[in-house]
Context: one part of a larger RNA
RNA sequence: UUGGGCGUAAAGCGUGCGUAGGCGGUUUAUUAAGUCCAGAAUUAAAGUCCGAGGCUUAACCUCGGUUCGUUCUGGAUACUGGUAGACUAGAGUAUGGUAGAGGCAAACGGAAUUCCUAGUGUAGCGGUGAAAUGCGUAGAUAUUAGGAGGAACACCAGUGGCGAAGGCGGUUUGCUGGGCCAUCACUGACGCUGAGGUACGAAAGCGUGGGUAGCAAAUAGGAUUAGAUACCCUAGUAGUCCACGCUGUAAACGAUGAGCACUAAGUGUCGGGUUACCGGUGCUGAAGUUAACACAUUAAGUGCUCCGCCUGAGUAGUACGGUCGCAAGACUGAAACUC
Numbered sequence: 001u002u003g004g005g006c007g008u009a010a011a012g013c014g015u016g017c018g019u020a021g022g023c024g025g026u027u028u029a030u031u032a033a034g035u036c037c038a039g040a041a042u043u044a045a046a047g048u049c050c051g052a053g054g055c056u057u058a059a060c061c062u063c064g065g066u067u068c069g070u071u072c073u074g075g076a077u078a079c080u081g082g083u084a085g086a087c088u089a090g091a092g093u094a095u096g097g098u099a100g101a102g103g104c105a106a107a108c109g110g111a112a113u114u115c116c117u118a119g120u121g122u123a124g125c126g127g128u129g130a131a132a133u134g135c136g137u138a139g140a141u142a143u144u145a146g147g148a149g150g151a152a153c154a155c156c157a158g159u160g161g162c163g164a165a166g167g168c169g170g171u172u173u174g175c176u177g178g179g180c181c182a183u184c185a186c187u188g189a190c191g192c193u194g195a196g197g198u199a200c201g202a203a204a205g206c207g208u209g210g211g212u213a214g215c216a217a218a219u220a221g222g223a224u225u226a227g228a229u230a231c232c233c234u235a236g237u238a239g240u241c242c243a244c245g246c247u248g249u250a251a252a253c254g255a256u257g258a259g260c261a262c263u264a265a266g267u268g269u270c271g272g273g274u275u276a277c278c279g280g281u282g283c284u285g286a287a288g289u290u291a292a293c294a295c296a297u298u299a300a301g302u303g304c305u306c307c308g309c310c311u312g313a314g315u316a317g318u319a320c321g322g323u324c325g326c327a328a329g330a331c332u333g334a335a336a337c338u339c
Base pairs, nucleotide, nucleotide: 003311004310005309006308007293008292012307014200015199016198017197021193022192023191025087026086027085028084029083030082031081033080034079035076036075037074038073039072040071041070042069049065050064051063052062053061054060090190091187092186093185094183095182096181097180098179102176103175104174105173106172107171108170109153114148115147116146117145118144119143120142124135125134161168162167205246206245207244208243209242210241214240215239219235220234221233222232257306258305259304260303261302262301265284266283267282268281269280270279271278272277288295289294312339313338314337321332322331323330324329
C1' cells in the first nucleotide's frame, strides 16, 4: 500500500528475444462503446456523510438532505476506442560504401619457461630480511647445438575499437551476426515496453574421456613465532587447457531498467560524409537537479509510456514448503523473539 522513492542511505532483474497485457504518429469519413448533458426507475429500514433539533453536555436519539452505484430513454461528438480509406516525419526494406580483439572452425608462426640428448666446463647452484629444506663430483648451475611438448600471444596498445550482457587481442583462410554513413528508390504505423516463458551468461565447481610446459587450492618439508593448521622459501596434487554435458552465480558495477521528445557552450578522440552534417566514446562546464558528493544532450535536468524493485535494524537471504540440480547448491522466501 490511491503515498513517497530506487548512483552512494532500503530499492534497477546479469543481459537479450518475445507471448498475454498496457501504451501508441498525421489525416478524412462514419459509429456512438468510453466520455459529457437532460429525464425516468431503482438503490428496504437502520448505519456512514452533511445540516438542524431533543435529553444539563457527550455518547445516544429524532428530523431533513446531498453525493455515489446500476439500469432505461433521448441528445452532444472535441478527446479515447471501433470500422473503412489516405499519408510519410516513427519503424523497416533496397542499393552503394565502410570501420572493427563481434562469433565459430581449421591451419600456421616466433619469443620464452620446462624436460630430454650431445658438446664445453668445474664446484658449487638455488633461495632469503637472514637462513634452511632442496638440486649438484653418478658432473649440477652456466654456456653451445639439436629435439619434444603444452600454454599464452611482447612491441603495435590508445578514458582506441567491437559486442545485448558475460566478454573479445599473434598471423592466414573459410563460414557467419550486428552496426555506421550516403542515396531517398520501396512498404506504409508494420511501433515501444514486456507479467509468465525462453535463450545466452566470468570465475570457481561437477560428470565422462583426453591433455598437462608453466602456475598452483589441498598436502609435505624448511623457516618465522610464545604458538603459526598463515604471511616467506623448497617441492607439489586437483585445477588451470581441449571435446561433450551440467551448474546459473559475481562489487555480473556506470553500484544508474528500456524507449521517445525537449533543454547553453567549449574541447580531445574513433567511424562515415558532398566538409552543411550524422553516429559512437571521453573531459570541462550553463540552466536545472541533489542531503551532500556530484550529475549535467552518453542526465542523476524537464515530460510521457511500459516493466522490475523498496517500505526500521537484527533474526536472515536463515527455517519450512515447493521447483530445478548428479552433487555443491540455485530460485522462491517467513515468523517467534530482541532493540

This is a predicted structure of a 339-nucleotide part of an RNA (small-subunit ribosomal RNA, central domain) from an uncultured bacterium. Its mean pLDDT, the model's own confidence on a scale to 100, is 88. It matches the Rfam family "Bacterial small subunit ribosomal RNA".